Annotation
Predicted 3D model of a 1496-nucleotide RNA (small-subunit ribosomal RNA) from an uncultured prokaryote. Rfam family: Bacterial small subunit ribosomal RNA. Its family is annotated with ribosome and structural constituent of ribosome in the Gene Ontology. Its mean pLDDT, the model's own confidence on a scale to 100, is 84.

[in-house]
């Protein structure tokens, strides 16, 4: 810093998802030390138990306990406050600090700067005081009441407890005369005087009381900031302000009275959700997100709600009171509590620690102090919770041990890794020393200081003796020994790191794509390897990448995203020139901005973390002082925006009256006759009651042809005859005037196509719904005949459209070229030409843009406003609410749910798109298939088995060029296991070959039978036997693991590379165009230029010549003979070698001066002369594991071998190829010609004889241009059939034979003879063929003992047709559109059916909150009586008076309580749609013209 992931690929847009970093985390394995920190985020749930707030005898009366003293003593004990001290009590400070938790609180909090009308115990500083008196009440005694807690009554007592007087510096009040207000002592030491107490001075400490100032703390105010909801739009009655009074430390409606009617809100009032707030943590480059755990400030709260008391301070966490809910105690009468302090428990939860120690430090509280409190703190204990730091050794070691995994079996790796030597001892054990955290304080000594004092007391010094919880502490020495110490995730890609087994869409994994359906680097385990390391994962969460909320820093023509369009309200922004101003803004000083963190720079723990001392920095906000350029404000002007006058123009620009012809259509009449009409065809409709056509007249009503045109006008919707009235905007000139009046525009407001809706009319024509006919499988459509609503006018409503240029409004600025519409100038004028302005339209340049495209009418480069997006779906829904007569509109979620959803562009595909060209593609013909019978295949049935494989074209006479047995793979039986076959090992026998034996055959037994050589038994090939394991075998599985070979697109004309070029890229261009050709044949052209596979050609054959050879071949002439038989001869045929022959090369035209057609001339052959071989780059997971080869999987006494007999040849049926036929172009018979390709010794077989004939029996040639197979058949000639189920046809069955072969019975073939079935030319569809082809006719050859109608190949006779390319098919190029790309056998869309899942609605039903009216009033204050009670002062001595307490009374008012609303959950029977779900139903609605062009 990015990265995976939409697609066949690409850019784009946009979402998921991941790689960092973080935590008070949890949870899984796994665990050595240490140091620092951190540890109830959940039930503000309830708590046993124990501590956490107390102290002061130097305020004070005292003396329960305990301890010293004295004093008595009956030795138990008693008594003495006298001492040390000290329980209860009276008093004083202190319990309002420390510690907790965050429930409330959106402002009475908090944070920043500011403010005045303010109080502050203790501290500090100043002033001025501290004199005098009085009456009480606890303790305590006595008496009584209760279970208890505790209470009531009497009597006695004290004081720094109370209460009067003085005095009055100040303080306060004030009417300016005046009044009003204090106070306490203690304690230490010293004198004097006394018997001794006791007083009484003197001194020092503290204390008190008045007040000033200060410091501390606290209270009040105001400004700014401070979460979410507009689906919360209005609030507000003490509300707002006045007056006057009241309280309050203090301002104020903070409280009453009266008066005014304010007051707050779109810069978001109110109300609802949630939430303690900051310094600051996390995290980001920052900007900002997100949090507010420990530390720290500030708040609030202390079981719930509610009061107030004391007090300097509270409405008080360990205090009072009432009220409530729980607990607990009870003698039932009545009490008692508050852990959100520290331990702890319980509950709750994924889930959080001991009922430790100590006041040694640090701080707090009393206290003069010693000292005492102190779960604040400071330690220690648990937790790998976090952060940092240490270790689990080092070195050497190659035979690369062993083992283990993996292998091409060779080795490779694990791996210097272990062992083995040699070392070392951190840290752990163990033993022994050993800091700092201690300062103060106490006694003593010395100096100062006060003082009359060398006492007391206060500062300093100095000396003693102490004070450590932590503590076995840090840290340092020794001992002994590698000894005691390594896990955990990961390994498809992202992302570092690979193999094996197993498993086999199973188990299973995933954080996203996604793996796994027999060779998984993805599950699981093993080996190795990768990353971290006392940790590693994983799950939660938050930031980051995410520029995906964009202030930095984003977007709206087609991706999400411009309001249907105007007017105009707040707002925002605004032209030029000057002057003030100083509000923004700019600089500077100053305060502020707590510490602590954060960043720098030191310093201390051995380093780090951690600690610590100094800096910077807190971007803030205030206050002052300056500048005035730019914005605001004021002030004066100015004309370039803006707008107004005056002449004109051009217009379907509104609105309202009239008015005019075409045509439809009824209607009346006239002609007229039979069909009209309408489709793809047709019907349904009309029509002899006289239609349709014609002609004539009326009527009604809509809508205006030509002109008319990317002409014109409107703001958009929209606007079209014509003629008048009203009436709106725009444009031009030229001059004048106003002087900033402008632009945009949240709400608001108005005008908006179509359809719809109210009421009234009006209806020709078209026309939903609806009727009826077609079409279909259906057709609630398309299509055709009717037709109502509506369309039409008035007036009122509705507010939507794909209301579109899918492009907001206004302004400036930015190359050209061209057309038009108004309108002005200029030239020239019958057209015309230029300039200018307003509009509207093409093209293009620069620039933009994902591209496509925009391009001055911008989507270019700037300004102003405004509206709008933020993944797909769920949804523009659901609930509120607003509007509406209702349809429905506007606003406007979220559950769930996917990983995509999109947009432009490529490249193929494909289209019931288009263009151009091709093929026996279709037309034109010729024959055929589809009917028969029978031959073969094949489904299919049936079988013990009918072995297996091919299955549209590209399976089906295919593999199989040949199934009685073999073959053969299939069945059923019998039998064998190192094997039927291969290789090794050691042994034994000669092999072999023959013949024989049992019940069939294998099998197996027995006899008989070599060759070298050193002649002894040995070797040695090669074979046989049994043996022994290794291993043979398998036609077992997978062709979706494969090689190889094969088929088809297709012998179609295509398919690709370099470099260049262009495009952000996939890609393109070449290869596309123009011509041309069988061809991407070729030529021209062109950002191409050139290549290569492919076409062609080079190879064979056949046609023509010529050369060379003439034997087995040939015979013109010569001889000869039955015969090229034979002599002779190679000229001819052929035979087989090697050449030559043709190339648009020649002439005419066409064509672009091309390439190439077209003709024609010679020529055997003419434009590729015809036939073959030859099959680019790919497609179909096409076909083959049963040809061969092969990987893996399986079997191994069987899935392997061996046989005997059965299948493979079944038969109700269905296709496919073929054959023979239906006859007279025929069929039979008798006679006669002409062929080629090939075969042949297990062979071809001449000829004789014999058979009616398959054949037999003899036998000669020939290993082949010599012999044989060898009859060629159609044909030719003559006979005979005469149109029939026939002399066609030959199928079926009867006999009775040949032949092959071990063997024809299932299940060969031919032969006689007999029999004589379908069949009369084939529905629907369907095949083949363009010339020596099609038809027809026979021949032959593989395979084979033998068995072709089949397959391969041969030659004889030997046609018709093609106008053409509109269709059908298949194909090539180009173009088009696409939502397909497994590519149309392709996406895909609803409704039903099933199962889940959230969510709306719901009679209701049950919770929470609030409002509001009403009663209710406890504790308490306040106000009031003051009958009762009744110490301080006052008295006239009277409970007489001042003051005062209970008690009543009234105010407020918390809890309760009654109606009623309002909001908000939970829950419901049924119900609504929604999303989801490998292989459910109907259909086919989009996508190509999607078969009706989509859509709104």
């Nucleotide at each position: 810093a990015g990265a995976g992931u939409u697609u066949g690929a690409u850019c784009a847009u946009g979402g998921c998802u991941c790689a960092g970093a973080u935590u008070g985390a949890a949870c899984g394995c796994u665990g050595g030390c240490g140091g620092c920190a951190u540890g109830c985020u959940u039930a503000a749930u309830a708590c046993a138990u124990g501590c956490a707030a107390g102290u002061c005898g130097a305020a004070c009366g005292g003396u329960a306990a305990c301890a010293u003293g004295c004093u008595c003593u009956u030795c138990g004990g008693a008594g003495u406050g006298a001492u040390g001290a000290c329980g209860a009590g009276u008093g004083g400070c202190g319990g309002a600090c420390g510690g907790g938790u965050g429930a409330g609180u959106a402002a009475u909090a908090c944070a920043u700067a500011g403010g005045a009308a303010u109080c502050u115990a203790c501290c500090u500083a100043g002033u001025a005081g501290u004199g005098g008196g009085g009456g009480a009440c606890a303790a305590c005694c006595u008496g009584g009441g209760g279970a208890a807690a505790c209470c009531c009554a009497g009597g006695c007592u004290a004081a720094u407890a109370c209460c009067g007087c003085a005095u009055g510096u100040u303080u306060c009040u004030u009417a300016c005369g005046a009044g009003a207000u204090a106070a306490a002592g203690a304690g230490g030491g010293c004198c004097u005087c006394u018997u001794c107490a006791a007083a009484a001075g003197c001194u020092c400490u503290u204390g008190c009381u008045a007040u000033u100032a200060g410091a501390u703390g606290a209270g009040c105010c105001u400004a700014u900031g401070u979460c979410a909801g507009a689906u919360u739009a209005g609030c507000u009655a003490g509300u707002u302000g006045g007056u006057a009074g009241g309280g309050u430390a203090a301002a104020g409606g903070c409280c009453u009275a009266c008066c005014a009617a304010g007051g707050c809100u779109a810069c978001g009032a109110u109300c609802u959700g949630u939430a303690g707030c900051u310094g600051g943590u996390u995290u980001g480059a920052g900007a900002g997100g997100a949090c507010g755990a420990u530390c720290a400030g500030c708040c609030a709260c202390a079981c719930u709600g509610g009061g107030a008391c004391u007090g300097a301070g509270a409405c008080a966490c360990g205090g009072c009171c009432c009220a409530g809910a729980c607990u607990c105690c009870u003698a039932c009468g009545g009490g008692a509590g508050g852990c959100a302090g520290c331990a702890g428990u319980a509950g709750g939860g994924a889930a959080u620690a001991u009922u430790g120690g100590a006041c040694a430090a640090u701080g707090g509280g009393c206290g003069a102090a010693a000292g005492c409190c102190u779960g604040a703190u400071c330690c220690a204990g648990c937790a790998a919770u976090g952060c940092c730091g240490c270790g689990u050794g080092u070195g050497u070691g190659a035979a690369g041990a062993a083992g283990g995994c993996c292998u091409g079996c060779g080795g490779g790796u694990u791996g210097u890794a272990a062992a083995g030597c040699a070392c070392u001892u951190u840290c752990a054990a163990u033993u022994g020393g050993g800091a700092a955290g201690a300062a103060a304080g106490a006694u003593u000594u010395a100096g100062a200081g006060u003082u009359a004092a060398u006492a007391c007391c206060u500062c300093u010094u100095a000396a003693u003796a102490u004070u450590g919880a932590c503590g076995u502490u840090a840290c340092c020495a020794a001992u002994a020994g590698a000894a005691g110490a390594a896990g955990c995730a990961c390994c498809g890609g992202c992302u570092a790191a690979c193999u094996c087994u197993g498993u086999g869409c199973c188990a299973g994994c995933a954080g996203c794509c996604g793996c796994g359906g027999u060779a998984a680097u993805a599950c699981a385990g093993a080996g190795g390897g990768u990353g971290c390391g006392a940790g590693c994962g994983u799950u939660a969460a938050u930031c980051g990448g995410a520029a995906u909320u964009a202030c930095u820093g984003g977007g709206c023509g087609u991706a999400a995203a411009g309001c249907g369009c105007g007017c105009g309200u707040a707002g925002g922004c605004g032209g030029u020139u000057a002057g003030u101003u100083a509000a923004g803004u700019u600089a500077g000083a100053u305060g502020u901005g707590a510490a602590a963190g954060c960043c720098c720079c030191g310093g201390g723990c051995u380093c780090a973390a951690c600690c610590u001392g100094g800096g910077a920095a807190c971007u803030g906000c205030a206050u002052u002082u300056a500048a005035a350029a730019c914005u605001g404000g004021c002030u004066a002007a100015c004309u370039a925006g803006a707008g107004u006058a005056u002449g004109g123009u051009a217009g379907a620009g509104g609105a309202g009256a009239g008015u005019g012809g075409a045509a439809u259509u009824u209607c009346a009449g006239g002609u007229g006759u039979a069909g009209c009409g309408g489709u793809g065809a047709a019907a349904u409709g009309c029509g002899u009651a006289g239609a349709u056509a014609u002609c004539u007249g009326a009527a009604g009503g809509a809508a205006c042809a030509c002109c008319a045109g990317u002409g014109g006008c409107g703001a958009a919707g929209g606007c079209g005859g014509c003629u008048c009235u009203c009436u709106g905007g725009a444009c031009c000139a030229a001059u004048a005037c106003u002087g900033a009046c402008g632009c945009u525009g949240a709400g608001g407001u108005g005008c908006g196509a179509a359809a719809g809706c109210g009421u009234g009319g009006g209806u020709a024509g078209c026309a939903a719904a609806c009727g009826g006919g077609a079409u279909u499988a259906g057709a609630u459509a398309c299509c055709c005949c009717g037709g109502u609503a509506g369309u039409c006018c008035a007036c009122g409503c509705c507010g939507u459209a794909a209301a579109c240029g899918a492009u907001g409004u206004c302004a400036a600025c930015u190359a050209a070229c061209u057309g038009u519409u108004g309108g002005g100038c200029g030239g020239g004028u019958u057209u015309c030409c230029g300039c200018u302005u307003a509009g509207u339209g093409g093209u293009g340049c620069a620039g933009c843009u994902a591209a496509c495209g925009c391009a001055a009418u911008a989507a270019g480069u700037u300004g102003a406003c405004c509206g709008c997006c933020u993944g797909g779906g769920g949804a523009g829904u659901a609930c509120g609410g607003c509007c509406g007569c209702a349809a429905g509109g506007c606003u406007a979620a979220a559950a769930c749910u996917c990983a995509a959803a999109u947009g432009a562009a490529u490249u193929g595909a494909c289209g019931g798109g288009g263009g151009c060209c091709c093929g026996c593609a279709c037309a034109a013909g010729c024959g055929g298939u589809g009917g028969a019978g029978c031959a073969u295949g094949u489904g299919g049935u049936u079988u013990a088995a009918u072995u297996c494989g091919a299955u549209g074209c590209a399976a089906c006479g295919c593999g199989a060029a040949g199934a009685a047995c073999c073959u053969u793979a299939c069945c059923u039986a019998c039998c064998c296991u190192u094997g039927a076959c291969a290789u090794c090992c050691a042994g034994a026998g000669a092999a072999u070959c023959u013949g024989u034996c049992a019940c069939a055959g294998a099998a197996u037994g027995u006899g008989c039978u070599c060759u070298c050589u050193u002649u002894g038994a040995g070797a040695g090939a090669a074979u046989u036997u049994g043996g022994u394991g290794a291993c043979a075998g398998g036609u077992g599985c997978u062709g979706c693991a494969u090689g190889g070979c094969u088929g088809u697109c297709g012998u179609c004309a295509g398919c690709u590379c370099g470099u260049g070029u262009c495009g952000u890229g996939a890609g393109a261009u070449g290869u596309u165009g123009g011509g041309u050709u069988a061809a991407g044949u070729c030529c021209c052209g062109c950002a191409a230029c050139g290549a290569g596979c492919g076409c062609a050609a080079c190879c064979c054959u056949c046609g023509c010549c010529a050369u060379u050879a003439g034997u087995u071949g040939c015979c013109a002439g010569c001889a000869u003979u039955a015969a090229g038989u034979u002599g002779g001869g190679c000229a001819c045929u052929c035979u087989a070698a090697u050449g030559g022959g043709a190339c648009u090369g020649c002439c005419g035209g066409u064509g672009u001066c091309a390439a190439a057609c077209c003709g024609g001339a010679g020529g055997a052959a003419g434009g590729c002369g015809g036939g073959g071989a030859u099959g680019a780059c790919g497609u179909c997971a096409a076909g083959u594991c049963c040809u061969c080869a092969u990987g893996g999987c399986c079997u191994u006494u069987a899935u392997g071998a061996c046989c005997a007999g059965g299948g493979c040849u079944a038969c109700a049926c269905a296709c496919g190829u073929a054959c023979u036929a239906c006859a007279a172009u025929g069929g039979c018979c008798g006679g006669u010609a002409c062929a080629a390709c090939g075969g042949g010794c297990a062979g071809c077989c001449a000829c004789u004889u014999c058979g009616c004939g398959a054949g037999a029996a003899g036998g000669a040639g020939c290993a082949a241009a010599u012999c044989c197979c060898u009859a060629a058949a159609a044909g030719c000639c003559g006979g005979u059939c005469u149109c029939a189920g026939u002399c066609c046809g030959g199928a079926u069955u009867g006999g009775a034979g040949u032949c092959u072969g071990c063997a024809a019975c299932u299940c060969g073939a031919c032969u006689c003879c007999a029999u004589g079935a379908a069949g009369u030319u084939g529905g629907a569809a369907u095949c083949g063929c363009u010339a020596g082809u099609a038809a027809u006719c026979g021949c032959g050859g593989a395979u084979c003992a033998g068995c072709a109608u089949g397959c391969c190949g041969c030659g004889g006779u030997g046609a018709a047709u093609a106008c053409g390319u509109u269709c059908c098919c298949g194909g090539g190029c180009c173009u088009u559109g696409u939502a397909c790309a497994c590519a149309c056998c392709g996406c895909c869309c609803g409704u039903c059916a099933c199962a889940c899942c959230a969510c709306g609605g719901g009679a209701g039903u049950u919770g929470g909150u609030u409002g509001u009216a009403c009663c209710a009033g406890a504790a308490g204050c306040a106000g009031u009586u003051g009958g009762g009670c009744g110490a301080a002062c006052c008295u006239u001595c009277g409970a007489g008076g001042a003051g005062g307490c209970a008690g009543g009374c009234u105010g407020c008012c918390a809890a309760g309580g009654u109606a009623u609303g309002g909001c908000u959950g939970g829950u419901a029977a049924c119900u609504g749609g929604g999303g989801u779900g490998a292989a459910g139903u109907c259909g086919u609605a989009a996508c190509a013209a999607g078969g009706u062009a989509a859509c709104c």